[in-house]
Context: one part of a larger RNA
RNA sequence: GCCGGCGAGUUACGAUGUGAUGCGAGGUUAAGUGCCACAGGCACGGAGCCGAAGCGAAAGCGAGUUUGAAGAGAGCGGUAAGUAUCAUGUCGUAGACCCGAAACCUGAUGACCUAACCAUGAACAGGUUGAAGCAAUGGUAAAACGUUGUGGAGGACCGAACACACGCCUGUUGAAAUAGUCGGUGAUGAUUUGUGGUUAGCGGAGAAAUUCCAAACGAAUCGGGAUAUAGCUGGUUCUCCUCGAAAUAGCUUUAGGGCUAGCCUCGUUUUAGAUUACCGCAGGUAGAGCACUAAAUGGCCUAGGGGGCUUCACGGCUUACCGAAGCUUAUUAAACUCCGAAUGGCGGAUAAUCGAUGAACGGGAGUCAGACUGCGACAGACAAGUGCCGUAGUCAAAAGGGAAACAGCCCAGAUCCACAGCUAAGGUCCCAAAGUACAGGUUAAGUGGGAAAGGAUGUGAAAUUGCACAGACAACCGGGAUGUUGGCUCAGAAGCAGCCACACAUUAAAAGAGUGCGUAAUAGCUCACCGGUCGAGUGAUUUUGCGCCGAAAAUUAACGGGGCUCAAACCUGACACCGAAGCUUGGGAAUGUACGAAGUACAUUGGUAGAGGAGCAAUGCGUACGGGCAGAAGCCAUACCGGAAGGAGUGGUGGACUGUACGGAAGAGAGAAUGCCGGC
Numbered sequence: 001g002c003c004g005g006c007g008a009g010u011u012a013c014g015a016u017g018u019g020a021u022g023c024g025a026g027g028u029u030a031a032g033u034g035c036c037a038c039a040g041g042c043a044c045g046g047a048g049c050c051g052a053a054g055c056g057a058a059a060g061c062g063a064g065u066u067u068g069a070a071g072a073g074a075g076c077g078g079u080a081a082g083u084a085u086c087a088u089g090u091c092g093u094a095g096a097c098c099c100g101a102a103a104c105c106u107g108a109u110g111a112c113c114u115a116a117c118c119a120u121g122a123a124c125a126g127g128u129u130g131a132a133g134c135a136a137u138g139g140u141a142a143a144a145c146g147u148u149g150u151g152g153a154g155g156a157c158c159g160a161a162c163a164c165a166c167g168c169c170u171g172u173u174g175a176a177a178u179a180g181u182c183g184g185u186g187a188u189g190a191u192u193u194g195u196g197g198u199u200a201g202c203g204g205a206g207a208a209a210u211u212c213c214a215a216a217c218g219a220a221u222c223g224g225g226a227u228a229u230a231g232c233u234g235g236u237u238c239u240c241c242u243c244g245a246a247a248u249a250g251c252u253u254u255a256g257g258g259c260u261a262g263c264c265u266c267g268u269u270u271u272a273g274a275u276u277a278c279c280g281c282a283g284g285u286a287g288a289g290c291a292c293u294a295a296a297u298g299g300c301c302u303a304g305g306g307g308g309c310u311u312c313a314c315g316g317c318u319u320a321c322c323g324a325a326g327c328u329u330a331u332u333a334a335a336c337u338c339c340g341a342a343u344g345g346c347g348g349a350u351a352a353u354c355g356a357u358g359a360a361c362g363g364g365a366g367u368c369a370g371a372c373u374g375c376g377a378c379a380g381a382c383a384a385g386u387g388c389c390g391u392a393g394u395c396a397a398a399a400g401g402g403a404a405a406c407a408g409c410c411c412a413g414a415u416c417c418a419c420a421g422c423u424a425a426g427g428u429c430c431c432a433a434a435g436u437a438c439a440g441g442u443u444a445a446g447u448g449g450g451a452a453a454g455g456a457u458g459u460g461a462a463a464u465u466g467c468a469c470a471g472a473c474a475a476c477c478g479g480g481a482u483g484u485u486g487g488c489u490c491a492g493a494a495g496c497a498g499c500c501a502c503a504c505a506u507u508a509a510a511a512g513a514g515u516g517c518g519u520a521a522u523a524g525c526u527c528a529c530c531g532g533u534c535g536a537g538u539g540a541u542u543u544u545g546c547g548c549c550g551a552a553a554a555u556u557a558a559c560g561g562g563g564c565u566c567a568a569a570c571c572u573g574a575c576a577c578c579g580a581a582g583c584u585u586g587g588g589a590a591u592g593u594a595c596g597a598a599g600u601a602c603a604u605u606g607g608u609a610g611a612g613g614a615g616c617a618a619u620g621c622g623u624a625c626g627g628g629c630a631g632a633a634g635c636c637a638u639a640c641c642g643g644a645a646g647g648a649g650u651g652g653u654g655g656a657c658u659g660u661a662c663g664g665a666a667g668a669g670a671g672a673a674u675g676c677c678g679g680c
Base pairs, nucleotide, nucleotide: 001680002679003678004677005676006675011094012093013092014091015090016089017088018087019086020085021084022083023082026050027049028048032044033043034042035041036040054061055060064076065075066074067073097235098234100232104225105224106223107222108221109220115199116198117197118196119195120194121193122192123191124189126158127157128156129154133150134149135148136147137146138145162186163185164184166183167182169180170179201217203213204212205211210219238615239614240613241612242611243610248261249260250259251258252257262367263366264364265363266362267361268360269359270358273354274353275352276351277350278348279347280346281345287339288337289336293333294332295331298328299327300326304322305321306319307318308317309316310315370395371394372393373392374391375390376389378387379386400411401410402409415588416587417586418585420584421583422582426578427577428576429562430561431560435575438573439572440571441570442569448564454549455548458546459545460544461543462542463541464540465539466538467537475533476532477531478530479529481506482505483504486500487499488498512527516525517524589605590604591603592602593601594600595599616669619665621663622662623661624660625659626658627657634653635652636651637650638649640647641646
């Protein structure tokens, strides 16, 4: 891991609903006793319990009573039948659906492991160093001291046994629940070790690490309290039918738990209800506005303040200083409003549509982590697949078609069958069902098929405006002069470094005291401007459609792919077709309502938590009826029947039991619990 078996809402008592049955203003026995007796049954037993009347603390009174001075008012009552048993839903008390803690308490068992200690024993190859002391000798006044020997100290040195465990490697379902190889440390000491003993869990021991106390120690182990408790996790076993949620509010030592309400379901009673149109009512949002409250821009004006001048003082004059209020200009506001919608809300008569959707009471729930999308706000950074509200939808609990794939987007809500039809969203060149369809435009960027500020003689459309056959625009030919090198400045400044002035003047068809290049400065080239050649359009601005650049990331990888250019891209128009579990057609089933039943008609039949209903199977039992050695159960095969759980028939195997109907009882259904046991 698989297979098989086992494996979870039970039982007792009480309460409260529902259903059934008996009796009924009553209902009912309990213990016990008697009879028959295997089990058990029948009778007796009215003690007690519930109900038929309540109110009051009570005395007590009583359809009333209590309070009270009250005959007032108010509170609770008075108008509807109960009771016993059985079944069933739920609740309470019990282990109370099952398994699961870490822990707590209590009594025992442990120091054969290990820690420390006590008693008594044992062990330490070999080699090295050479302390004190002592002796001899030198030395001294005597010492000190030196030298040479002797001596044999040391938590001394090297290194086996022994003890330890620092490093790598191997091992890591090991040879081993800590080892092995190779190295390493201590090795006369706070050394190591044998045997016996002592200390015990709210404890002991500890050269101290939460370390050890029998492979387990922040409090050992074993038994017991004990099925501790678990607002937590996991699991909880057959089928079909009807309806079908919630993820919110309030409170909570409450926040992943609860209680009540909301939303679901079932029953009883009752008769409303929803939407739209119409009428009425309240409101202060969007917007707008500045009349209030605040904020805020420029100007004018001015009270006041500051500076300057003057004055003994009073005061006066002045100021490109500041400046309330006022006037004017242009603004802002969730906590501003002189105003003010649309939606939405509440109420109402009538009508239309819907067709039980409303309400009350009672039984049973589940839900209290919600998610995304559109719209309206807040918080945040007008960030987030962010947080938090409101509102609508979808998912949750919803399959189908589309969006390549894709809970929350678009279309659309799956009762079953069909090799029938029509459509929705979305599509119609191929993959791939349906137009290589039509008409008119646009795009050249593979834009389409990712992006901004910004940039640009891309290109289409529209508008305004300048010039132009008295010849425009572009190109070419020619001119583009003189006072003058304007004045100043300057080394120089001559149209062209800079400053100043000048729309100077002259000649002219025209020509700036000069548009740019250029020179040291001149020179030179050029432009404006004019004439000629040519012969029809040529400039500027604005709006707008589609494109271009801006554009750097990790697969080709930013159309699903192939591939696509008067399109297979984009815009506009009109037609056809494809396309879903939608709708229709044909057939069947179920549920509800109506009609008395049958049957018909109409409506309905996605579904998690959950409520309600109807069934199937397995095992005992009772009653009745059967089957079986001429072959029971079980097992194997099988194209049969039923809406499902399921049920037959036949054949084989097997070799002795077993079925059907009705009733009744429960150890009553297995795939999951890191389930338990067994097999492989």
Predicted 3D model of a 680-nucleotide part of an RNA (large-subunit ribosomal RNA, domain II) from a metagenome.
The prediction has a mean pLDDT of 85.
Its Rfam family is "Bacterial large subunit ribosomal RNA".
The full RNA is in RNAcentral, with records from SILVA.